[in-house]
RNA sequence: CCGAGCAGCCGAGACGGCCGCCGCUUUCCACCGAGAGGUGGGAGGGGGAGGAAAGUCCGGGCUCCAAAGGGCACGGUGGUGGGUAACUCCCACCGGCCGCAAGGCCAGAGCCAGUGCAGCAGAGAGUAGACCGCCGUGGGGCGCCUUCGGACGCGCCGCGGUAAGGGUGAAAGGGUGCGGUAAGAGCGCACCAGCGGGGCGGGUGACCGUUCCGGCUAGGUAAACCUCACCGGGAGAAAGUCCAAAUAGGGUGGGAUGACGCGGCCCGCGUCGCCUGACCACCGGGUAGGGCGUUCGAGGCCGUCGGCGACGGCGGCCCUAGAGAAAUGGUCGUCACCAGCCCUCGCGGGCUGGGACAAAACCCGGCUUACUGGCCACUCGGGAUU
Numbered sequence: 001c002c003g004a005g006c007a008g009c010c011g012a013g014a015c016g017g018c019c020g021c022c023g024c025u026u027u028c029c030a031c032c033g034a035g036a037g038g039u040g041g042g043a044g045g046g047g048g049a050g051g052a053a054a055g056u057c058c059g060g061g062c063u064c065c066a067a068a069g070g071g072c073a074c075g076g077u078g079g080u081g082g083g084u085a086a087c088u089c090c091c092a093c094c095g096g097c098c099g100c101a102a103g104g105c106c107a108g109a110g111c112c113a114g115u116g117c118a119g120c121a122g123a124g125a126g127u128a129g130a131c132c133g134c135c136g137u138g139g140g141g142c143g144c145c146u147u148c149g150g151a152c153g154c155g156c157c158g159c160g161g162u163a164a165g166g167g168u169g170a171a172a173g174g175g176u177g178c179g180g181u182a183a184g185a186g187c188g189c190a191c192c193a194g195c196g197g198g199g200c201g202g203g204u205g206a207c208c209g210u211u212c213c214g215g216c217u218a219g220g221u222a223a224a225c226c227u228c229a230c231c232g233g234g235a236g237a238a239a240g241u242c243c244a245a246a247u248a249g250g251g252u253g254g255g256a257u258g259a260c261g262c263g264g265c266c267c268g269c270g271u272c273g274c275c276u277g278a279c280c281a282c283c284g285g286g287u288a289g290g291g292c293g294u295u296c297g298a299g300g301c302c303g304u305c306g307g308c309g310a311c312g313g314c315g316g317c318c319c320u321a322g323a324g325a326a327a328u329g330g331u332c333g334u335c336a337c338c339a340g341c342c343c344u345c346g347c348g349g350g351c352u353g354g355g356a357c358a359a360a361a362c363c364c365g366g367c368u369u370a371c372u373g374g375c376c377a378c379u380c381g382g383g384a385u386u
Stems, first nucleotide, its partner, number of pairs: 001382005008375003013335007021048002024045009050357001054368002057366005062236004069267004074232005079093005094108001095106004109227002114225002116221002131166002133162007141154003145150001174192006193217001195214008240292004250283005258272005299318008337354007
């Protein structure tokens, strides 16, 4: 210098002036309303979109069902150990795969519990096999030689053996070598891989290393159905709750071995009711006003200690939107960043243009997706120089 990997930070501006918008808080005034309460103005103080606010995918806080359970079904997760309020998130490690490497990826338990799937090709695709070939044997044929007994060569048909060689396929009955055999085969042996089991060592563990024994090899696929282990009530801020007001405590039908509620089903439980009737269905009437929820949090920042790390302990400082049809804008000037053009020996100057993805709505921890500029640390590979 080039290429690559892996994190972090900022947030398209900054400063100043003028005009404008919203809300919190202190105080004063006025108005509206039956009431709960609301609206407006003045003075003072402090504030006003994001790293993703997005997707609504996980996990929670909070509220209600509701007082509290068990089971089935259903859904989710899936190596080990940690972090966390919790998680399917994050960290580290183990194993496997990709990469020269730094690094990256993995829904990573089980296929001897069962059921499926793998087209075509191929002999055969898992109780999985004989097409070509090789060997043996029986019977013929042709050629050539002949000392006329027969020998040699080629080829056909049948029977038996074989799975080493070849072929088909994404995948084919462990691999290499030696022996053995009529020819072959883990048939036997050596080494290796795999599978099952034992001993020793290391590690919290998943696992790793080493050694011994065995049979020779029980294929692939579970983000296929399934099995195993663990986890899981539901709904959702228009959740809900409080105040005030009004009406018709209306009418009709059903109604007791009752009704309703607990996401679906069962058990169980709870509340109300049993003809003076809970509840269900239909018709009809009244109200739609105002407040809380609503922003102090598993909060943020700085320092220090512990830890490989996620993160945690301790100390100090800070309060940073709260709308209700939804506010944070407009304009001027200077400076900064990027691009293009012009001038200059150069320093530098001038002109023009531009600035991504995108906007709170109960709050928080993550994940995923979108995007464009800048700053910056470390690591790997290659080249050059010293």